[in-house]
Predicted 3D model of a 136-nucleotide RNA (FMN riboswitch aptamer (RFN element)) from an Anaerolineae bacterium. The organism belongs to Anaerolineae, within Bacteria. The prediction has a mean pLDDT of 81. It was read from a public genome assembly, where an Rfam model found it.

Formats: sequence, C1' cells, structure tokens
RNA sequence: UAGAUCCUUCGGGGCAGGGUGAGGAGGUUUUUCCCUCCAAUUCCCGAUCGGUGGUAAAAACCCACGAGCGUCUUCUGGCGCAUGACUCGGUGCAAUUCCGGGGUCGACGGUAAAGUCCGGAUGAAAGAAGGGUGCG
Repeated sequence: UAGAUCCUUCGGGGCAGGGUGAGGAGGUUUUUCCCUCCAAUUCCCGAUCGGUGGUAAAAACCCACGAGCGUCUUCUGGCGCAUGACUCGGUGCAAUUCCGGGGUCGACGGUAAAGUCCGGAUGAAAGAAGGGUGCG
C1' cells in the first nucleotide's frame, strides 16, 4: 500500500394556536324543538418535519438505495404488488444541490378521513465510525 476475514458501536424528525361539529351525555318520564357540556393533533385556517450513498458545488423534490404489504424458501435469499414531489431569477468554470422568490410531496393498519397521534417498531435497514486477526 492492496485485498480477505472477524467483532463492536452508531444509525428519523415533525400539529403552536384557532374554527367547525359526525357523534355522545345531561336539562327531562316520553316525543319534537331548544339549551348546556364533552367531542377530529385526521376536516378547514394555520403551524411544523425531511433516512442513506452519489453528483466540477453542499439536495425531502436530480440519480440510486433503504424502509412497507403478500407469498415461496436453498433464509446476507427469490418472486409479485406498492414505491411521492420543482420551478423562476442571481452568482460562478461548474449548482433542479448555494443565495433570493414562488410552489410541490410524503407506505401500511387503527380512529370522524392522518407526513406529524397510536401500532408493527426497545424491530429492520441503506449506510457510518472504530477495533482485531492472519497473509503478501
């Protein structure tokens, strides 16, 4: 210096504040109306978050990977399904990555319809850092 092998650790963030009231309870023994209270972190206004690797220059929105559901199984695997979203201007050799303006997106199950609540998950994983062995 190049490659091989073993192990350890790490490895995802987010609803402030309001409105409405499906529905429920009570006033009331019953029906209708009315009144009071509870009631969507999901609806409406608004708020807020952004895994990993790559990329002449730094990315939720360019490229790729991971995470999800089902099934088979020779289990570091195979197959099927699902798998989102960007523009304009500026600077510069170079930027859908920086700066400025304006936007967009976000698995599955639960529940008054969910990127943010609860759950699978004290899980898994892309990967990151470090230690050792032996050989040349």